[in-house]
RNA sequence: GAUUCCGUGGUGUAGGGGUUAUCACGUCAGUCUAACACACUGAAGGCCGCCGGUUCGAUUCCGGCCGGAAUCA
Numbered sequence: 001g002a003u004u005c006c007g008u009g010g011u012g013u014a015g016g017g018g019u020u021a022u023c024a025c026g027u028c029a030g031u032c033u034a035a036c037a038c039a040c041u042g043a044a045g046g047c048c049g050c051c052g053g054u055u056c057g058a059u060u061c062c063g064g065c066c067g068g069a070a071u072c073a
């Protein structure tokens, strides 16, 4: 340099046009315990990498840019 793929709570992820953005781990609180852990219940935490375009409507489709991964050179 070329091609392909990825970017969504602290971490890993689902969701591929509309109605509260999903789940697990983690965090906090409660129940339980002498206490801790486990378990159960509940809560907080993300406007979806950035900028444009299409559309009545974009996390989702299109283009560019940025970052990452793989393969090739």
Stems, first nucleotide, its partner, number of pairs: 001072007010025003018056001027043005049065005

Predicted 3D model of a 73-nucleotide RNA (transfer RNA) from Panagrellus redivivus. The sequence is in RNAcentral, with records from Rfam. Its Rfam family is "tRNA". By type it is a transfer RNA. From the family's description: Transfer RNA (tRNA) molecules are approximately 80 nucleotides in length.